Predicted 3D model of a 76-nucleotide RNA (transfer RNA) from Peptococcaceae bacterium UBA5318. The coordinates come from a structure-prediction model, not an experiment, and the mean pLDDT is 81.
């Protein structure tokens, strides 16, 4: 230095051919119970890592970068 994979809710991860961003777990709330934990309901919670481009419209393409990972090459 060079290839490539990864970044999405508090964690851990789906998202297809570009067209309303989701799920479990966890957070409050409420029910239920003599209480608790467990069960049900319902509810909050997102600059898709950043920046620009392209498009009627980007999480998704295109270019840059930043972090993380794993190969590779030089120099000593």
């Nucleotide at each position: 230095g060079c290839c490539g994979g990864u970044a999405u809710a508090g964690c851990u991860c789906a998202g297809c051919u570009g067209g309303u961003a989701g799920a479990g777990c966890g957070g409050u709330u409420c029910a239920u119970u003599c209480g608790u934990a467990a069960u049900g309901a319902a509810u909050a919670g997102g600059u898709c890592g950043c920046a620009g481009g392209u498009u009627c419209g980007a999480a998704u393409c295109c270019u840059g970068u930043u972090a993380u990972c794993g190969g590779c090459u030089c120099c000593a």
Rfam family: tRNA. It is annotated as a transfer RNA. Lineage of the source: Bacteria > Bacillati > Bacillota > Eubacteriales > Peptococcaceae.